[in-house]
RNA sequence: CACCUAUUUUUUAUUUUAUUUUGUAUAAAUGUUGUAUGAUAGCCAACAGGUUUCUACCUUACCGCUAUAAGGGUAAGACUACAAAAUUGUUUUUGUAGUGG
Numbered sequence: 001c002a003c004c005u006a007u008u009u010u011u012u013a014u015u016u017u018a019u020u021u022u023g024u025a026u027a028a029a030u031g032u033u034g035u036a037u038g039a040u041a042g043c044c045a046a047c048a049g050g051u052u053u054c055u056a057c058c059u060u061a062c063c064g065c066u067a068u069a070a071g072g073g074u075a076a077g078a079c080u081a082c083a084a085a086a087u088u089g090u091u092u093u094u095g096u097a098g099u100g101g
Base pairs, nucleotide, nucleotide: 004101005100006099007098008097010095013092016089018087019086020085021084022083023082024081025080026056030048031047032046033045034044041066042065050057058077059076060075061074062073063072
């Protein structure tokens, strides 16, 4: 000096975990049947339905409405699936530098 190997630091790429954000789906819709109801009330169950889509399909408040029968509107709040981005950890890899053999 070259090569191999180990290790530290840093860098490139890659694999993958978790978190966050954004986008798409879905409007946490809609329809039917049955069931309950105390106005201090207005519930519950099933079937369908919606998504290039698994899952979920409720909660709270307010307003109208309903005189015992059947509900309506508005607002706010998620989960799940996929994609992208960022951060973090992990695997492998490339290069630089230091140290040891």
Background: The RNA shown here (Purine riboswitch aptamer) has 101 nucleotides. The RNAcentral record of the sequence draws on Rfam. The model forms 100% of the base pairs in the Rfam consensus. Its Rfam family is "Purine riboswitch aptamer". Rfam 15.1 lists 4,097 matches to the family in 1,411 species. Rfam describes the family as follows. Riboswitches are metabolite binding domains within certain messenger RNAs that serve as precision sensors for their corresponding targets. Allosteric rearrangement of mRNA structure is mediated by ligand binding, and this results in modulation of gene expression. A class of riboswitches that selectively recognises guanine and becomes saturated at concentrations as low as 5 nM. In Bacillus subtilis, this mRNA motif is located on at least five separate transcriptional units that together encode 17 genes that are mostly involved in purine transport and purine nucleotide biosynthesis. It has also been shown that some members of this family are specific for adenine instead.